Background: Model confidence (mean pLDDT): 82 of 100. This is a predicted structure of a 1419-nucleotide RNA (small-subunit ribosomal RNA) from an uncultured organism. The sequence is in RNAcentral, with records from ENA, Greengenes and SILVA.

[in-house]
RNA sequence: GCUGGCGGCGUGGUUGAUACAUGCAAGUCGAGCGGGAAAGUGCCUUCGGGACAUGAGUAUAGCGGCGGACGGGUGAGUAAUGCUUGAUCAAUCUGCCCUCGAGACCGGGAUAGCCGGCCGAAAGGCCGGGUAAUACCGGAUAAGACCACGGGGUCGCAUGGCCCAGGGGUAAAAAGGUCGGGAUCUUCGGACCUUCCGCUUGAGGAUGAGAUCAAGUCCUAUUAGCUUGUUGGUGGGGUAAAGGCCUACCAAGGCUUCGAUGGGUAGCCGGCCUGAGAGGGUGGACGGCCACACUGGGACUGAGACACGGCCCAGACUCCUACGGGAGGCUGCAGUGCUGAAUUAUUCGCCAAUGCGCGAAAGCGUGACGGUGCGACGCCGCGUGCGGGAUGAAGGCCCUCGGGUUGUAAACCGCUGUCAGGGCAUAGAAAACGGCGCAGGUUAAUAGCCUGCGUCCUGAUCAUGCCCAAAGGAAGCGCAGGCUAAUCUCGUGCCAGCAGCCGCGGUAAUACGAGAUGCGCGAGCGUUGUUCGGAAUUACUGGGCGUAAAGGGUGCGCAGGCGGCUUGGUAAGUCUGAUGUGAAAUCCCCCGGCUCAACCGGGGAACUGCACUGGAUACUGCCAGGCUUGAGGAUGGGAGAGGCAAGUGGAAUUCCGGGUGUAGCGGUGGAAUGCGUAGAUAUCCGGGAGAACGCCGAUGGAGAAGUCAGCUUGCUGGUCCAUUCCUGACGCUCAUGCACGAAAGCUAGGGGAGCAAACAGGAUUAGAUACCCUGGUAGUCCUAGCCGUAAACGAUGGGCACUUUGUUUCGGGGGUUUUGACGCCUUCGGAGCAGGAGUUAACGCGUUAAGUGCCCCGCCUGGGGAGUAUGGUCGCAAGGCUAAAACUCAAAGGAAUUGACGGGGGCUCACACAAGCGGUGGAGGAUGUUGUUUAAUUCGAAGCAACGCGAAGAACCUUACCUGGGCUUGACAUGCUAGUAGUACAAUCCUGAAAGGGUGCGGAUCUCUUAACCGAGAAGCUAGCACAGGUGCUGCAUGGCUGUCGUCAGCUCGUGUUGUGAAACGUUGGGUUAAGUCCCGUAACGAGCGAAACCCCUGUCGUCUGUUGCUACCGGGUCAUGCCGGGCACUCUGACGAGACUGCUGGUGUUAAACCGGAGGAAGGUGGGGACGACGUCAAGUCAUCAUGGUCCUUAUGUCCAGGGCUACAAACGUCCUACAAUGGCCGGUACAGAGAGACGCGAUACCGCGAGGUGGAGCAAAUCUUCAAAGCCGGCCCAGUUCUGAUUGCAGGCUGCAAUUCGCCUACAUGAAGGUGGAAUCGCUAGUAAUCGCGGAUCAGCUAUGCCGCGGUGAAUAUGUUCCUGAGCCUUGUACACACCGCCCGUCAAGCCACCCGAGUUGGGAGCGCCCGAAGUC
Repeated sequence: GCUGGCGGCGUGGUUGAUACAUGCAAGUCGAGCGGGAAAGUGCCUUCGGGACAUGAGUAUAGCGGCGGACGGGUGAGUAAUGCUUGAUCAAUCUGCCCUCGAGACCGGGAUAGCCGGCCGAAAGGCCGGGUAAUACCGGAUAAGACCACGGGGUCGCAUGGCCCAGGGGUAAAAAGGUCGGGAUCUUCGGACCUUCCGCUUGAGGAUGAGAUCAAGUCCUAUUAGCUUGUUGGUGGGGUAAAGGCCUACCAAGGCUUCGAUGGGUAGCCGGCCUGAGAGGGUGGACGGCCACACUGGGACUGAGACACGGCCCAGACUCCUACGGGAGGCUGCAGUGCUGAAUUAUUCGCCAAUGCGCGAAAGCGUGACGGUGCGACGCCGCGUGCGGGAUGAAGGCCCUCGGGUUGUAAACCGCUGUCAGGGCAUAGAAAACGGCGCAGGUUAAUAGCCUGCGUCCUGAUCAUGCCCAAAGGAAGCGCAGGCUAAUCUCGUGCCAGCAGCCGCGGUAAUACGAGAUGCGCGAGCGUUGUUCGGAAUUACUGGGCGUAAAGGGUGCGCAGGCGGCUUGGUAAGUCUGAUGUGAAAUCCCCCGGCUCAACCGGGGAACUGCACUGGAUACUGCCAGGCUUGAGGAUGGGAGAGGCAAGUGGAAUUCCGGGUGUAGCGGUGGAAUGCGUAGAUAUCCGGGAGAACGCCGAUGGAGAAGUCAGCUUGCUGGUCCAUUCCUGACGCUCAUGCACGAAAGCUAGGGGAGCAAACAGGAUUAGAUACCCUGGUAGUCCUAGCCGUAAACGAUGGGCACUUUGUUUCGGGGGUUUUGACGCCUUCGGAGCAGGAGUUAACGCGUUAAGUGCCCCGCCUGGGGAGUAUGGUCGCAAGGCUAAAACUCAAAGGAAUUGACGGGGGCUCACACAAGCGGUGGAGGAUGUUGUUUAAUUCGAAGCAACGCGAAGAACCUUACCUGGGCUUGACAUGCUAGUAGUACAAUCCUGAAAGGGUGCGGAUCUCUUAACCGAGAAGCUAGCACAGGUGCUGCAUGGCUGUCGUCAGCUCGUGUUGUGAAACGUUGGGUUAAGUCCCGUAACGAGCGAAACCCCUGUCGUCUGUUGCUACCGGGUCAUGCCGGGCACUCUGACGAGACUGCUGGUGUUAAACCGGAGGAAGGUGGGGACGACGUCAAGUCAUCAUGGUCCUUAUGUCCAGGGCUACAAACGUCCUACAAUGGCCGGUACAGAGAGACGCGAUACCGCGAGGUGGAGCAAAUCUUCAAAGCCGGCCCAGUUCUGAUUGCAGGCUGCAAUUCGCCUACAUGAAGGUGGAAUCGCUAGUAAUCGCGGAUCAGCUAUGCCGCGGUGAAUAUGUUCCUGAGCCUUGUACACACCGCCCGUCAAGCCACCCGAGUUGGGAGCGCCCGAAGUC
């Protein structure tokens, strides 16, 4: 929040110890005392009233006694005057109660009430008079008590305690009350006796209280010192009682890192929640203790208080008031206001029970308590029905349309009766006290009193049984992506929303919202908050610190912790037994009571603790003794940049002087600044200065670390080896502390050659406060003193012990060989490498451990904020040390893996560069695109990999676009229903731009049946229903197809092996190749997809074939031509074969693969070209080829038609064509291809036209016909905007087509633009290639083709090579990238927001010191 039937047992202001209206919560006793009513009733009455009697010695104000210190509430304060556990009082008190002893005698004076008077608003008070007591006071008595004195005994724990006897002193009381009464007395009240109650004193008990001690009891050191009554003593005071509790004096102590003092927070405990436990959290209800009672202070009374419902004072607040003065205290029960997340309750009933106070008792009082009410607040129990009932109603939802599900659920039939409802009846909580009767005891007593038995009396509230009726009144909430049980549909479209974490939602959401269904729990279900758990994530049980957070920079060392072998003692720790205690309740077990349970009762166990006591003695401790192996010393040797001081040396640099010498030097990637003719640099000689020490030199040595390097001397520390002589555990570690501590920096004084922050200049650059260069000051050096930090690193604290090896090196010793050699063997110490077990997350470590153990210290606990702020402390300063929080993120991080990337490396390749040839970019034009324009300029393609692309042909059509006009089952498909012979079809005519709309001459077909007509049906048409249709959207929902990396050499798998794993190996390596091609090696062995090969074209030859091809030979013919007859040899056609395989050979190479060279050959190492494209990448392209999910339109986003547009034009880009000319242009002559196409076609000869073309139509469905190249070759003219170029324009024509205006192509004549080889930049090509020349075809009526796809002709140059640019392959390396470098990521800044800090200041609280005033009250 939603929902809500009943009952039982519990529980309920967590905040404001906030303020409180109202009522109630502590009274009682007449059997302590003196007084002593009233109403009512009776009576009298003059009806105005009145006295008397009764009520009644009743009620009861007052005096007096007991109780108001209990019970009830709350948790403010309190970190110890508290609490818990255990001790102690030889330092104490205790009313009422119990037991025992003794006593209670003689007197006295007051005072309330009352009466009279007075003051005050009230609260209340004053004066006078008189009065009682179990009120108060004096005296007597004193067993015992107390005080002082001295004696004896005994005990203990220091002071001392207890017991016995002695004399001295001190202090009591109510002759009370009550019941009853016989004898005696009597003032007739009583005395007296008796019962009970009470009083005084003492002893003991019980209960309660007080005091002391020990241990335990939260956080903070960014609180380290605190304390003057403080610590102790003496005297005194005070208390029930010890005590600085108080006081005077004396002493100067006391507490504290085992945390004093200060600050913060908090009532403590039994218990409760959680947890396997150890722990952690908590202290509500119930019980024990404490504290408090409006706030603060104080005492009084009392057995007990410094007193919740008492008093006094002060204060705040509230109320009353006549303004003079008074009253009050809900943290008692209810209740109210405000507050607050908190609606956490009734201004309820009763003293019947239990208990308490008073009383002799009856009884009275009791918001304690017992009950009721309210709240699903908790726990527990019950119900809302039970049985039957369909191959399964309706409705809902889903659907593959078949069905499924809701669901035996419902309806319907039968049955039952809990609870709630109504009626009737009846237990129990009740037994006492008391009354009455009887018996016993006390007593003189049958009275009274006490005890027992019988009987009578007492219920606020709750319960049970029976009957009636009826399935009737009683089910919801959350969830359904994973965790986590449970899924579909629709809606929505990063919107609305969800979300505990991960994360969902951007058009197919099991995650949003709804529905259906399901799952879970059920009178509840969810949410939020809180605590513990999981979390071994503070690790005592039970963690870590090389690189993840974490070893202090290093040493010395006090306290502390830990400590070798052995003997004896002790018994503190440790272990064990007994005793006391550990309240009850709770938890656990057993039994029992409510129908069960919750709940309750009885018993047991437990309370893991503390104290005391007896015992044990292995280990630890302590005491005493011994030992030598730990440690130290002695003696003899050794190595060393160990430290400090003094002296001294050479090389180099620079400066100064002099000589020689001349124009440069210096510096850099290249330069410049700078120096130099006043003579530099260079070179020689001489002199000065400061700093650092070449070779040796090392992977070497020393030191605690920082660090230490020429040589000599002096002083001095540590360390190693040998001897095994001495001491006898003397040891290890170390918080605080002390000392040392690179560089830079600071202070003072020196010194200053070189180098060099800052600074200046020159360069570089977009800039260049940099890198480079020229200068240059602090500084670097010395002395004295600070600083105290570093990636102070082995990122690895110190010590001891143990645990396989190999090798190198430094220092020492021993052995061995004849000696030597760093020969060999061995031992101790140091420094390295490799590596085993083990360990580690891995990397790695590995006797120098990061292995296995022990001891001590330091440190860590997600990232950022931050090693920052603040405080403290150190420092001259710079700054150091110590060291947070708010806030924020869901990560930060380590190691390793696979990729990708690198202005990393290695190897290799490609027209990638280079070397060449020709272009593009400039001009004009063509074409595509952008942009703009437009009614529309339809759409798509976008770096390479869009842009002469889809489009292999936009005038209409195409066509999807626009404008306008039409149609609506439709231009097209299928099915159904109905109709239809004058039906379908349709001449003609009208309208119109057409489509369309009308008109309607005419006028059918097929199948079955029938003799025939008729009839039925089909097709067609009309009307209607389903549906058609869409080049509408989504290529990021898809199929298919395609591009690209890339014809790059790669991409994988099985088994095996390695690794905790991701993964690796194989596929790496050495060669080689065009190739992951092949060979060798190899924890790999094999295999697949790719490469290659197989296929096609081409190059040589052979065989076959021989027309349409060919023509050597024979023959014929022509101006000429295979033109013709033979012929098939050749060429050729096109089918089949051959051939090439590193096969042969020399060399190189690992006897390999292979490469280089050669021979032969048409061709040689893939001969050339093509087809063929691995795993995958780009959410690449295409919904407009096609197909297709979803979605949208349905008289329109469909469909038909006319016209227009896709051809626009300021501008920009891509791809091309043609040129700019002489390797050319023009003219004339002349030669040689291949591959194709052709019937709605190609079209010859011929004729016409300058020409396009026309006429015409031979031949050809083609090796037959159409059919023919151009550059080339020969000759001639021409040098400038031209005899180059050929845009533009004019006029005249031709062709196609319904149509040439928008908008076609071609021809002729005329016109003759820009353009003189094209900036930055950029493209193609390695041989029959580039370049150049023409030819053909598809599409097609025609054409915009200069495009595209093919064909042949002529036919080069260059490649030394792989440094660079681009791309690619393999290996390796780094990585903080993985959407993968077009990555990631840092800083500043706008606006807004958050937190903290500073801030002129302002304000609140706490504490200390000094001083002043000072209430009540005590002494």